[in-house]
Molecule: transfer RNA
Organism: Patescibacteria group bacterium
RNA sequence: CGCGGGAUAGAGCAGCUGGCAGCUCGCCAGGCCCAUAACCUGGAGGUCGCGGGUUCGAGUCCCGCUCCCGCUA
Repeated sequence: CGCGGGAUAGAGCAGCUGGCAGCUCGCCAGGCCCAUAACCUGGAGGUCGCGGGUUCGAGUCCCGCUCCCGCUA
């Protein structure tokens, strides 16, 4: 250089055929308890890797780039 996969909340990951961005853990607050853990309820936290295009509408489709993993030489 060539091919394939990946990048979405602090961590691990979903997101179908384009139509309200979610789950688990963690974090914060409250409840429960003599107290802690567990359990229950609520909450905060996202430029969806970057830039452009298509579209009424893009995490999703198209183009370019960056980074990570694997394969090949």